[in-house]
Molecule: transfer RNA
Organism: Dictyota dichotoma
RNA sequence: GGCGGGUAUAACUUAGUUGGUUAGAGUGUCAGGUUGUGAUUCUGGAAGUCGGGGGUUCGAAUCCCCUUAUUCGCCU
Numbered sequence: 001g002g003c004g005g006g007u008a009u010a011a012c013u014u015a016g017u018u019g020g021u022u023a024g025a026g027u028g029u030c031a032g033g034u035u036g037u038g039a040u041u042c043u044g045g046a047a048g049u050c051g052g053g054g055g056u057u058c059g060a061a062u063c064c065c066c067u068u069a070u071u072c073g074c075c076u
Base pairs, nucleotide, nucleotide: 001075002074003073004072005071006070007069008068011027012026013025014024020058029045030044031043032042033041051067052066053065054064055063
């Protein structure tokens, strides 16, 4: 360099069912309750253009094409 495969979802770790009507969970973070203070615990909130672009569809994290990063295998 060529071919093929895996991974990418919140700050971090991740779920997501042959496409379906609000994208969830844990940790962390913020506010409050409990406590003399703190830890623990409880309640609530914020935080996602689902790596990027395009397409198919009434509807896409999910299917198709291109592309980025990373990893693995094979060939040279």